[in-house]
Context: one part of a larger RNA
Molecule: small-subunit ribosomal RNA, 5' domain
Organism: uncultured bacterium
RNA sequence: ACGAACGCGAGCGGCGUGGAUAAGACAUGCAAGUCGAACGCUGAUUUGGAGGUAGCAAUAUUUCAAGUCGGAGUGGCGCAAGGGUGCGUAACACGUGGGCAAUCUGCCGUGAAGACCGGGAUAACCUGCUGAAAGGCGAGCUAAUACCGGAUGUGGAAAUUGGGAGGCAUCUUCUGAUUUUCAAAGUUGGGGACCGCAAGGCCUGACGCUUCACGAUGAGCCCGCGGCCUAUCAGCUAGUUGGUAAGGUAACGGCUUACCAAGGCUAAGACGGGUAGCUGGUCUGAGAGGACGACCAGUCACACUGGAACUGAGACACGGUCCAGACACCUACGGGUGGCAGCAGUCGAGAAUUUUUCUCAAUGGGCGAAAGCCUGAAGGAGCGACGCCGCGUGGGGGAUGAAGGCCUUCGGGUCGUAAACCCCUGUCAUUUGCGAACAAACCUUUUCACUUAACACGUGAAAAGCUGAUUGUAGCGAAAGAGGAAGGGACGGCUAACUCUGUGCCAGCAGCCGCGGUAAUACAGAGGUCCCAAGCGUUGUUC
Numbered sequence: 001a002c003g004a005a006c007g008c009g010a011g012c013g014g015c016g017u018g019g020a021u022a023a024g025a026c027a028u029g030c031a032a033g034u035c036g037a038a039c040g041c042u043g044a045u046u047u048g049g050a051g052g053u054a055g056c057a058a059u060a061u062u063u064c065a066a067g068u069c070g071g072a073g074u075g076g077c078g079c080a081a082g083g084g085u086g087c088g089u090a091a092c093a094c095g096u097g098g099g100c101a102a103u104c105u106g107c108c109g110u111g112a113a114g115a116c117c118g119g120g121a122u123a124a125c126c127u128g129c130u131g132a133a134a135g136g137c138g139a140g141c142u143a144a145u146a147c148c149g150g151a152u153g154u155g156g157a158a159a160u161u162g163g164g165a166g167g168c169a170u171c172u173u174c175u176g177a178u179u180u181u182c183a184a185a186g187u188u189g190g191g192g193a194c195c196g197c198a199a200g201g202c203c204u205g206a207c208g209c210u211u212c213a214c215g216a217u218g219a220g221c222c223c224g225c226g227g228c229c230u231a232u233c234a235g236c237u238a239g240u241u242g243g244u245a246a247g248g249u250a251a252c253g254g255c256u257u258a259c260c261a262a263g264g265c266u267a268a269g270a271c272g273g274g275u276a277g278c279u280g281g282u283c284u285g286a287g288a289g290g291a292c293g294a295c296c297a298g299u300c301a302c303a304c305u306g307g308a309a310c311u312g313a314g315a316c317a318c319g320g321u322c323c324a325g326a327c328a329c330c331u332a333c334g335g336g337u338g339g340c341a342g343c344a345g346u347c348g349a350g351a352a353u354u355u356u357u358c359u360c361a362a363u364g365g366g367c368g369a370a371a372g373c374c375u376g377a378a379g380g381a382g383c384g385a386c387g388c389c390g391c392g393u394g395g396g397g398g399a400u401g402a403a404g405g406c407c408u409u410c411g412g413g414u415c416g417u418a419a420a421c422c423c424c425u426g427u428c429a430u431u432u433g434c435g436a437a438c439a440a441a442c443c444u445u446u447u448c449a450c451u452u453a454a455c456a457c458g459u460g461a462a463a464a465g466c467u468g469a470u471u472g473u474a475g476c477g478a479a480a481g482a483g484g485a486a487g488g489g490a491c492g493g494c495u496a497a498c499u500c501u502g503u504g505c506c507a508g509c510a511g512c513c514g515c516g517g518u519a520a521u522a523c524a525g526a527g528g529u530c531c532c533a534a535g536c537g538u539u540g541u542u543c
Stems, first nucleotide, its partner, number of pairs: 001541002004539005011391006017384002024347003028344003033077003038074002041071009051062004084302003094226007103219002108215007116150004125140001127138004155182012186207006194201002228274003235265003240262008277299004281292004304325005327338004355381001357380003363377001364375004394424004404415004428484001430479005443465008487532005492513003498527005508515002
C1' cells in the first nucleotide's frame, strides 16, 4: 500500500468502492425499438350531418364525414451504438512515429444537376387443409417512399486515344474526343389569380428521393521502433521464399489457384514450451529501479462449444440466421424450444464481494416534422467501516485528595480532578416548523425579420406560459436534556509501556532471539501503564 479476508468492538455524515474463485449452471422480470407526415386492412370510441326502422317519449340502431385510442402486417431507419467479460492471444494485439501514388465511409455539412412515362405482383385479410404444440401448406383479393421496365444524363464508371502541369518514383493531377453503360418517390402545411362538374391540376414552404464533387467522422491495410520467462527447446519452413499469369477483395498482398525457380528465418535466440489481454496509469522508492494493470479513459478479443455465410454503409453480428456438439426444458413420442461474460436475482464452488429498488427530471443514444415513445446507458436511492476524509461521545470549577480496587517497608502510595457535587454549552443523534439549487430547451401564444403572388405556411430572434423521480433531500430555525454514543492491541530485548497473585519444563507463549523445572516484568488472571481510536489487531500479497 490493498477490489482484501478473519477475530474482538462499533455513534453519525460526505465522497468513493464492492464476484479477484467456476468464460460454472441458471427460475423470474426487465435491458431495442420507433415512424399513421411511406402503405393497405381491421377493432373500439367521440363529435357532427342526413334519412330510414323500433318506440308515446327519452333513446336505441343503420349510413356518411371528421377526429382520437388500439391490433397484426408491408415499408423505412435503428438493432454493428450503448452495456458485459478477460477465455483466447507473445500477435502489427497494444503503444508510439510514419505511409496508402493500394482503400471504403449510412446519418451530418457545403456545392452542382435532376426527379419524366409506364407495369406486374405480394403480405396483411378472407377461406380451406394439417399439427399436441412450435408452426406449415394450397387457392383467391389489395396498397405503397416495396419491386420491375423504358426515357433523360448535370455527372459517374469502363475501354481506346490527344494535350498541359507536377513528382525521387511504380506514377499523380487537370483537360479534350469516340464508344458502351448507370438514376430517382413521394408525403405533408398553406393559398390569390387561372384551368377543371368534382377530385384535383397549378403556385409556394417543409421533410424526403436520385446522380456527382469536396469536407467531416468512422473504419480497413502496410511499415520502423518498443515492452514476459525458458537453450534441461538448436535448428525451423512446401503456399514455405520469390517470380509469371489468372481469380478474389472496398483495397495492396501466396489472400487463393496453375506453372517456374529454390529460396526464406535463425545464437542480436528462429522453432518449440510456459505464462499473459495491451496502454494511459497504480503502488512503492530520495532516485535508479521493482511489482501490478481493480475502479476511470483508450484499444483489442470473446458472447454455451466449434464452424459458416446472409442482410447491410458498417457484422461474419451478446439479447439475428444456418449446420454440428454438449447440457437443460416441453411433448399427445411424431417432434419442438433455450443460451444472464446486459441489470437485479438463484444455486454451486469459495476466506470472500450488494437490491429480484425508483425515474427518464438532468446528460447521452434510437425513431419521429413534432408532440412523444423506448432506453437496467445514465441519474438517484438501498446494502457492506471495504477504503479515504470530517465530526462527536462534552466544557469549566471541584480535595475530605471520599468510598472502593491494587500495591505496601503498614508510615503510606496509586487509580485521581478522576468521581460525587456546583455552574454551563448544545455539534451529532431525537422531536418539530420552514425550505432550495440541479431547468434550460423542445412545445404553445404574441411581436419583428427572412421566404413568398401572399398579412397564409415555414425558418430565425425576442417576450410570456408549461415541465423535478429521489419519503420535502441539502440548508435554516425551535424544543428538551449530559442526557443516546469506546473500544482494541501491547507492556523481556528489538519496541513506547511494571507490579502482585496463580502455575511449577506442567498448562501455555512465540515475528526473531527465546520464556516456563517454587520468588516468571516473557504463561494465566488482576491492578497500573503505553500506543492507536470507531476502530484496533491477525493473516495474505507487493515495494